About this RNA
Model confidence (mean pLDDT): 83 of 100. Transfer RNA from a Candidatus Portnoyibacteriota bacterium, 71 nucleotides, folded computationally. Rfam family: tRNA. It is annotated as a transfer RNA. The organism belongs to Candidatus Portnoyibacteriota, within Bacteria.
[in-house]
RNA sequence: GCACCGUUAGUUUAGUGGUAGAAUGUGAGCUUCCCAAGCUUAUGGCCGGAGUUCGAGUCUCCGACGGUGCA
Repeated sequence: GCACCGUUAGUUUAGUGGUAGAAUGUGAGCUUCCCAAGCUUAUGGCCGGAGUUCGAGUCUCCGACGGUGCA
């Protein structure tokens, strides 16, 4: 330099163009003599920009970061 893959919540991750989910974490409450465990509830996210579309996490382009291969 070229090609391919990945980037979604604090963390690990699902998501077939139509309401962004789960687990875990954290806060509060319930329970208990206390702790742990359990239950309820809250919290918080689509790497950046542009395009296509009635509608984009998803498709296209440019860029950033990480990884793999080739040279």

About this RNA:
The sequence is in RNAcentral, with records from ENA.